[in-house]
Model confidence (mean pLDDT): 83 of 100. Predicted 3D model of an 80-nucleotide RNA (c-di-GMP-I riboswitch aptamer) from a Deltaproteobacteria bacterium. The model forms 95% of the base pairs in the Rfam consensus. The sequence was found by an Rfam model in a public genome assembly.

RNA sequence: GCUGUCGAAGGGCAAACCUCUCGUGAGGGUGGGACGCAAAGCUACCGGUCCGUAUCAGGGUGGACAGCGGAGCUGCCAGA
Numbered sequence: 001g002c003u004g005u006c007g008a009a010g011g012g013c014a015a016a017c018c019u020c021u022c023g024u025g026a027g028g029g030u031g032g033g034a035c036g037c038a039a040a041g042c043u044a045c046c047g048g049u050c051c052g053u054a055u056c057a058g059g060g061u062g063g064a065c066a067g068c069g070g071a072g073c074u075g076c077c078a079g080a
Base pairs, nucleotide, nucleotide: 005080006079012037013036017032018031020029021028022027035067041073042072043071045070046069047068048065049064050063051062052061053060
């Protein structure tokens, strides 16, 4: 430097569910809680899913999800 198969140490994040709260909604935030995660750190760029809206419809338009996949950027430790 590459890689992340097995392993070590110290840490990190936090699904469902519950509380309070913001939002028409998808969902977001706080606290509790741990199913899991080596990028479950960041970015809606591509695909996807979901919500609002007008529309006969195709599709348009505005949003949400980074813990659906891909891509980009950044990054802790590390023996065999």